A computed fold for a 382-nucleotide RNA from a Pseudomonadota bacterium, annotated as Bacterial RNase P class A.
The sequence was found by an Rfam model in a public genome assembly.
Its mean pLDDT, the model's own confidence on a scale to 100, is 80.
Taxonomically the source falls in Pseudomonadota (Bacteria, Pseudomonadati).
It matches the Rfam family "Bacterial RNase P class A". The family's RNA type in Rfam is ribozyme.

RNA sequence: GGAGUGGUCCGGGUGGCCGCCCGCCGAAGCCCCGAAGGGGCGAAGGCGGGAGGAAAGUCCGAGCACCACAGGGCAGGAUGGUCCGUAACACGGACCGAGGGUGACCUCAGGGAAAGUGCCACAGAGAGUAGACCGCUCACCUAAGCCUUGGCGAAGGUGAGUAAGGGUGAAAGGGUGAGGUAAGAGCUCACCAGUGCCGCCGGUGACGGCGGUAGCUAGGUAAACCCCAUCCGGUGCAAGGCCAAAUAGAGGGGCGCUUGAGGAUGGCCCGUCCGAUGUCCCCGGGUAGGCCGCACGAGGCCGUCGGCAACGACGGUCCCAGAUGAAUGGCCACCACCUCUCAAAGGAGGGACAGAACUCGGCUUACAGGGCCACUCCGCAG
Numbered sequence: 001g002g003a004g005u006g007g008u009c010c011g012g013g014u015g016g017c018c019g020c021c022c023g024c025c026g027a028a029g030c031c032c033c034g035a036a037g038g039g040g041c042g043a044a045g046g047c048g049g050g051a052g053g054a055a056a057g058u059c060c061g062a063g064c065a066c067c068a069c070a071g072g073g074c075a076g077g078a079u080g081g082u083c084c085g086u087a088a089c090a091c092g093g094a095c096c097g098a099g100g101g102u103g104a105c106c107u108c109a110g111g112g113a114a115a116g117u118g119c120c121a122c123a124g125a126g127a128g129u130a131g132a133c134c135g136c137u138c139a140c141c142u143a144a145g146c147c148u149u150g151g152c153g154a155a156g157g158u159g160a161g162u163a164a165g166g167g168u169g170a171a172a173g174g175g176u177g178a179g180g181u182a183a184g185a186g187c188u189c190a191c192c193a194g195u196g197c198c199g200c201c202g203g204u205g206a207c208g209g210c211g212g213u214a215g216c217u218a219g220g221u222a223a224a225c226c227c228c229a230u231c232c233g234g235u236g237c238a239a240g241g242c243c244a245a246a247u248a249g250a251g252g253g254g255c256g257c258u259u260g261a262g263g264a265u266g267g268c269c270c271g272u273c274c275g276a277u278g279u280c281c282c283c284g285g286g287u288a289g290g291c292c293g294c295a296c297g298a299g300g301c302c303g304u305c306g307g308c309a310a311c312g313a314c315g316g317u318c319c320c321a322g323a324u325g326a327a328u329g330g331c332c333a334c335c336a337c338c339u340c341u342c343a344a345a346g347g348a349g350g351g352a353c354a355g356a357a358c359u360c361g362g363c364u365u366a367c368a369g370g371g372c373c374a375c376u377c378c379g380c381a382g
Stems, first nucleotide, its partner, number of pairs: 001378010012335007020050006029041005052353001056364002059362005064236004076232005081095005096110001097108004111227002116225002118221003133166002135162008145152003174192006193217002195214008240292004249283001251282005262274004299318008337350005
C1' cells in the first nucleotide's frame, strides 16, 4: 500500500422567532369551610422536562393484574452438545464435536437411524435383512470345425453360482495384499480406517488420548411419523381497581290519597290546570365521563474488586416523556458533512430507517452517512 475478519460508537451542532404536551410555582378570576383565618381550581406569566438504536415486527422470556387450580395421567406445544451466566428465556459467554476458509474467523434444529413405520425424483437389473444388466465360473443341450472308430470344441441356448471387474446413480454392504475357490466373497489371515464393548489416563462436563477386544463394517432421511429427556394453566393495562350524571330495582324511609303531598304557570300571593299505579329523600346499581394503575426501575452513568468471558459484588452519583384522536413541531441564519459545477473565491442541491402508549430482558428485521478498536492474508521498503 492492497484485500479482508470481528467488534463497538454516532445518527448533525449553535443561536433567534413562532407554536404543542406534561410537571411545579402562580399576586387575574372562581369555588369551599369560616369567628380569626385556611384550603382548592387556576387565565396571563415564570421555571424545568419532552422519542429510538431500533420506539418497528409482536417472535420468545419475565414482572404485574385478574380468573382457574388436591394429586396423578393422557393429549398438545416448546426446547435439544457440555458447563456457566441470568428473575427467566428459544438469549448470552466459554468450551467440545462436525463442516467451510491460506488465515483472522464463520456456519450448525448439534439427543436417538444396531426400537418400529414411512420416503429416497431421474437413471438403473437392484434404493435396502438389497440387487445378476454386462462380465466371470460350473453343469447340461445344440453345434461350425479339428484330430487316429474316441475325444477336443468357436458360437448359441438353458439352469445354477458369484458383489472381485464394468455400467447406473447424490448414494450400491470398508481399503490394500495374501491365502482360498470352479469362479468369487471378511470366507480366512496380516496391516490400515471406522464402530461397539472393556480398561487406564486427562477434563466439573461435552469430549479427548492410549491399550485391549469383537470380523462388527450397520446406506441416507427425525424443522417425516416416532422414541428419549427437560419444561409448559389461561387471558392481557381494552389486565384490574376507585369515583360516579343516566336507565333497569315487589330495597328502606317521610308525606299524602279528594278535608289532597307534590308539581306546572309565575318574581311572589291568589287563581287556573295536573295529581294517587302519587310524590320526595336515601340505598343499590355502574352507562357516559373522570381518576388510579402510569413512570424509582431485574434503572442509567462512573469507579474499585472477583471472573477467560457472559456477568456479579460493593461504593459514589443522577432522576430521565407520560399523550388518550393522542404533544415531542415549523421557519430563518451560521457552522460541520455529502453530491454537482468551478483554477480559486463562490454557486446549486441534499439529510437514511423510522416514531413511545403498562414496564423490563432478548431475538429478528430496516437504515443516508460517518468515527474508533483489535486481528488476518498478500505485496513493497528498511